Model confidence (mean pLDDT): 80 of 100. A computed fold for a 73-nucleotide RNA from Pseudonocardia sp., annotated as transfer RNA. The RNAcentral record of the sequence draws on ENA.
RNA sequence: GCUCGCGUAGCUCAGUGGCGAGAGCGGCGCCUUCACACGGCGACGGUCCCAGGUUCGAGUCCUGGCGUGAGCA
Numbered sequence: 001g002c003u004c005g006c007g008u009a010g011c012u013c014a015g016u017g018g019c020g021a022g023a024g025c026g027g028c029g030c031c032u033u034c035a036c037a038c039g040g041c042g043a044c045g046g047u048c049c050c051a052g053g054u055u056c057g058a059g060u061c062c063u064g065g066c067g068u069g070a071g072c073a
Base pairs, nucleotide, nucleotide: 001072002071003070004069005068006067007066010025011024012023013022018056028042029041030040031039049065050064051063052062053061
């Protein structure tokens, strides 16, 4: 330099163009216990990497950029 994949919660990741963006783990509060652990419940936590485009509607499709990984040279 070329080709391909990935980027969504603190972490690991789901998410056919169509509600109000989710799960597990972690952290927080409550219940339970003499206490701890286990277990149960709840709430919090998001610029869906950035900028454009297509569309009535984009996390999803298209273009460019950035970051990261793999392959080729």